[in-house]
Context: one part of a larger RNA
RNA sequence: CCAAGUUUAAGGAACUCGGCAAAAUGACCUCGUAACUUCGGGAGAAGAGGUACUCUUUUUUGAGAGUGACACAAAAUCGGGGGUAACGACUGUUUAAUAAAAACACAUGACUCUGCUAAAUCGUAAGAUGAUGUAUAGGGUCUGACACCUGCCCGGUGCCAGAAGGCUAAAAGGAGAUGUGCAAGCUUCGAAUUGAAUCCCUGGUAAACGGCGGCCGUAACUCUGACGGUCCUAAGGUAGCGAAAUUCCUUGUUAAUUAAUUGUUGACCUGCAUGAAUGGUGUAACGAUUUCCCCACUGUCUCAAACUUGAUCUCA
Numbered sequence: 001c002c003a004a005g006u007u008u009a010a011g012g013a014a015c016u017c018g019g020c021a022a023a024a025u026g027a028c029c030u031c032g033u034a035a036c037u038u039c040g041g042g043a044g045a046a047g048a049g050g051u052a053c054u055c056u057u058u059u060u061u062g063a064g065a066g067u068g069a070c071a072c073a074a075a076a077u078c079g080g081g082g083g084u085a086a087c088g089a090c091u092g093u094u095u096a097a098u099a100a101a102a103a104c105a106c107a108u109g110a111c112u113c114u115g116c117u118a119a120a121u122c123g124u125a126a127g128a129u130g131a132u133g134u135a136u137a138g139g140g141u142c143u144g145a146c147a148c149c150u151g152c153c154c155g156g157u158g159c160c161a162g163a164a165g166g167c168u169a170a171a172a173g174g175a176g177a178u179g180u181g182c183a184a185g186c187u188u189c190g191a192a193u194u195g196a197a198u199c200c201c202u203g204g205u206a207a208a209c210g211g212c213g214g215c216c217g218u219a220a221c222u223c224u225g226a227c228g229g230u231c232c233u234a235a236g237g238u239a240g241c242g243a244a245a246u247u248c249c250u251u252g253u254u255a256a257u258u259a260a261u262u263g264u265u266g267a268c269c270u271g272c273a274u275g276a277a278u279g280g281u282g283u284a285a286c287g288a289u290u291u292c293c294c295c296a297c298u299g300u301c302u303c304a305a306a307c308u309u310g311a312u313c314u315c316a
Stems, first nucleotide, its partner, number of pairs: 002310007010302002014300001019297001027051005036041001038145001052067006068072001080295004085290002087287002092104002109142006120129003146282004151212003156209002158205005165200002171194002176189002179186002213231005240274001241271001252268006
């Protein structure tokens, strides 16, 4: 030097990507306890006080009297707390050996298929699962508690429906022709016509795959444009939310926080490129999740120091 520990003046996060690590808190009893809330919670919220020993005593986790301390849960065991925002409702599951999460699952909701020898799946088949079930059942797909909601577009693709019509395969049909033959015949080709599904066609369907505009002008200063015109479209993004896990320009602008903030939170809206079950917006509770702030606390640091044990090392 290294490893594991112990202690430290003054300061107290100045360290650092980040309080990582350490410190602090800690048990039981009493008092006390906010916003918010799905009225269950939040909550051990927060915060404050008590705790030993001896004697007496009925009702004994109590009461009274006394004793010694700076210190009485005297050791060990043994929650740090609060505020804000994001995501996911929650308990749960996951990359055995670099990822535990915002990913998966989930209760809930919706669409769709399936009438029973069910659909779907496995198998060449027999047969089996579904199910000794029967639409309050079973399969598939999406969404993801709860609350408020879930707008417009069926032109494209898909799916569903459609006794018409068009195109049309095999097949049917056999006008007419070929070869050969004296002929009967045999052989080869073959027009019209008839003819299924698909496709075309006609409709429906978006909690199916998906999509959801430009330009120009306009109000008594200016700005803006409720309003008008025009082009295009299947329809032109509604309610919400918005520099966002989405914002390039960007460290946008503004307010708060700081002495100072590319951070965070609240607003604004100019949304490069938000947006409604590819769910939108909220949300109490929950989270070894992520961001920011505060209190407490500290050798993380200013800035290092000393000690203990071990290892290394030296000798035997």

This is a predicted structure of a 316-nucleotide part of an RNA (large-subunit ribosomal RNA, domain IV) from a marine metagenome. The coordinates come from a structure-prediction model, not an experiment, and the mean pLDDT is 87. The full RNA is in RNAcentral, with records from SILVA. It matches the Rfam family "Bacterial large subunit ribosomal RNA".